[in-house]
Background:
Model confidence (mean pLDDT): 77 of 100. This is a predicted structure of a 392-nucleotide RNA (Bacterial RNase P class A) from an Actinomycetota bacterium. Its Rfam family is "Bacterial RNase P class A". The family's RNA type in Rfam is ribozyme. Rfam describes the family as follows. Ribonuclease P (RNase P) is a ubiquitous endoribonuclease, found in archaea, bacteria and eukarya as well as chloroplasts and mitochondria. Lineage of the source: Bacteria > Bacillati > Actinomycetota.

RNA sequence: UGAGUUGGCCAGGCGGCCGCGACGUAGCUCGACUACGCCGAGGAACGUCCGGACUCCGCAGGGCAGGAUGCUGGGUAACCCCCAGUCGAGGUGACUCGCAGGAAAGUGCAACAGAAAACAGACCGCCGAUGGGCGUGCAGCGCGGAGCUUCGGCUCCCGCAGCAAGCCUCAGGGAAGGGUGCAACGGUGCGGUAAGAGCGCACCAGUACCCCGGGUGACCGGGGUAGCUCGGUAAACCCCAUCCGGAGCAAGGUCAAGCAGGCAACGGACGGCCCGUCCUAUGUUGCCGGGUAGACCGCUUGAGCCGUCAGGUAACUGCCGGCCUAGAUGGAUGGCCGCCUCCGGUGCGCAAGCAUCGCAGACAGAAUCCGGCGUAUCGGCCAACUCACCAC
Numbered sequence: 001u002g003a004g005u006u007g008g009c010c011a012g013g014c015g016g017c018c019g020c021g022a023c024g025u026a027g028c029u030c031g032a033c034u035a036c037g038c039c040g041a042g043g044a045a046c047g048u049c050c051g052g053a054c055u056c057c058g059c060a061g062g063g064c065a066g067g068a069u070g071c072u073g074g075g076u077a078a079c080c081c082c083c084a085g086u087c088g089a090g091g092u093g094a095c096u097c098g099c100a101g102g103a104a105a106g107u108g109c110a111a112c113a114g115a116a117a118a119c120a121g122a123c124c125g126c127c128g129a130u131g132g133g134c135g136u137g138c139a140g141c142g143c144g145g146a147g148c149u150u151c152g153g154c155u156c157c158c159g160c161a162g163c164a165a166g167c168c169u170c171a172g173g174g175a176a177g178g179g180u181g182c183a184a185c186g187g188u189g190c191g192g193u194a195a196g197a198g199c200g201c202a203c204c205a206g207u208a209c210c211c212c213g214g215g216u217g218a219c220c221g222g223g224g225u226a227g228c229u230c231g232g233u234a235a236a237c238c239c240c241a242u243c244c245g246g247a248g249c250a251a252g253g254u255c256a257a258g259c260a261g262g263c264a265a266c267g268g269a270c271g272g273c274c275c276g277u278c279c280u281a282u283g284u285u286g287c288c289g290g291g292u293a294g295a296c297c298g299c300u301u302g303a304g305c306c307g308u309c310a311g312g313u314a315a316c317u318g319c320c321g322g323c324c325u326a327g328a329u330g331g332a333u334g335g336c337c338g339c340c341u342c343c344g345g346u347g348c349g350c351a352a353g354c355a356u357c358g359c360a361g362a363c364a365g366a367a368u369c370c371g372g373c374g375u376a377u378c379g380g381c382c383a384a385c386u387c388a389c390c391a392c
Base pairs, nucleotide, nucleotide: 001388002387003386004385005384006383007382008381009380010379012340013339014338015337016336017335018334020040021039023037024036025035026034027033042363046374047373049372050371051370052369053368054248055247056246057245061275062274063273064272066244067243068242069241070240071085072084073083074082075081086100087098088097089096090095101239102238106237107236108233109232123178124177126173127172130171131170132168133167134166136164137163138162140160141159142158144157145156146155147154148153186204187203188202189201190200191199205229206228207226208225209224210223211222212221213220214219252297253296254295255294261288262287263286264285265284266283267279268278269277304323305322306321307320309318310317311316342361343358344357345356346355347354348353
């Protein structure tokens, strides 16, 4: 200097004029009035994906079904969140990602290719020891046959049986070589064999069991025994472990207003079913019909925010000190002007910069509240770390 990784912060400022809502004080003609003071949308307020606080259901008991989570430890009110670690995958690296328990309980699934996709299997190549077949050589037997004979025997054929090597690759052996495929029932080497094969051995890997060391633990390191070698997939069914009542501020409550009930079914108690418990002629539900719908509470002091210190690797926790920062209800927080600043465009300029224009200009707006996650997004700032190149 360039390219990256991780974390944090900001989301315009100042002044003036007019206009809004809440609260407080004072006044008044007590009116939805006037004056002053003070406060008034977010990093996501969005999504409604999780977890709760709070409210109600007489209690929320047991079981089944169902759902959620899924390595270990810690944090938290809690969580599918956060922190730290372990294992695995990716990256040169800083780091990032993981629906990360179990495939030796069972069931299922894997196109095409391939002989064969789990205790399978022979396409090409290998062997053919043993059994079988073929002929060759040697030598033996038969009171076999034929011919020759120098009468010693020789030659040929047939049958039986033996030895030797050879041929066939038929029966059979075999999964070591090659091929197919994402993946082929451990790997390398030596021996052995007819050829081979953990068939045996040495080393390595895996698996099972045992032991030692480190660690809270997941797990890591080491040693021994056993030739035991027994893929993948569980965001497939399933098994195992842990957890789970329900509904939701349109919850719930107070005051006011108003009325007209009828028919039918049946017990009711807020996810489904069963058991238990309680209430039970009250009620619940469905349909038809009539009436009212205004005000107030809940409503913002919170698992709150900021700061020092202490503990902790961290998430976070604790003591002390400081602050009060919207509470609307057809739903407020806006408009204009001036200056400054960020950003962008244009022109000039080597550059620094100058002039001018746009004009705060992305995503976007509370509605019971809080902790997370996910998604959208203009522009800027800070810190640490990694890699490459260059210079000293």